Transfer RNA from a marine eukaryotic metagenome, 70 nucleotides, folded computationally. Model confidence (mean pLDDT): 80 of 100.
[in-house]
RNA sequence: GCGUUUAGCUCAGUUGGUUAGAGCGUGUCGCUGAUAACGACAAGGUCGGAGGUUCAAAUCCUUUAACGCC
Numbered sequence: 001g002c003g004u005u006u007a008g009c010u011c012a013g014u015u016g017g018u019u020a021g022a023g024c025g026u027g028u029c030g031c032u033g034a035u036a037a038c039g040a041c042a043a044g045g046u047c048g049g050a051g052g053u054u055c056a057a058a059u060c061c062u063u064u065a066a067c068g069c070c
Base pairs, nucleotide, nucleotide: 001069002068003067004066005065008024009023010022011021017055026042027041028040029039030038048064049063050062051061052060
């Protein structure tokens, strides 16, 4: 100097715009003689921290932390 940080894990999120999502995992139920698989439903997030701009911020600006690369 550049990049990354969003659910337990891996990640998406377009030009800022009205509900914050997917897959896997977890729980309950169904199915089965019983598991796995499959199906249904649910829980789980103050978007790394702080501040600012705006009617409105995961998204823009400032600062800071951690990690990676040069």